TPP riboswitch aptamer (THI element), 110 nucleotides, folded computationally. Its mean pLDDT, the model's own confidence on a scale to 100, is 76. The model forms 100% of the base pairs in the Rfam consensus.
RNA sequence: CACUGUCGCCAGGGGAGUCUCGUCAUCGACGGGACUGAGAGAGCGCGUGACGCUGACCCUGGAACCUGAUCCGGUUCAUGCCGGCGGAGGAAGCGCGACAUGCCUUACCU
Numbered sequence: 001c002a003c004u005g006u007c008g009c010c011a012g013g014g015g016a017g018u019c020u021c022g023u024c025a026u027c028g029a030c031g032g033g034a035c036u037g038a039g040a041g042a043g044c045g046c047g048u049g050a051c052g053c054u055g056a057c058c059c060u061g062g063a064a065c066c067u068g069a070u071c072c073g074g075u076u077c078a079u080g081c082c083g084g085c086g087g088a089g090g091a092a093g094c095g096c097g098a099c100a101u102g103c104c105u106u107a108c109c110u
Stems, first nucleotide, its partner, number of pairs: 001102001004100006010093001011060004017035008042054004046049001065090003071084004
């Protein structure tokens, strides 16, 4: 000095699906279980909706997440479950600090 990684702090962004059983039983609601995942909804509020705030978790960009997408292939009881699409488009910090690694320069010693 640059980059990368880890941790901490501040700020900001984001998602919450699918199946099944029971009760009410129309949608659906509530409760239990199963799958993937970091996370599948923990608390409060009221407009009772995953609506607002907070918490947990993830992400600040080669991909958290959204769009394309009621997409394509595979798998599954079923599903963004897996792969493709996809260095496609969009998306929130060229943040701060500490440590580690690396490179360069200078000085000294052998």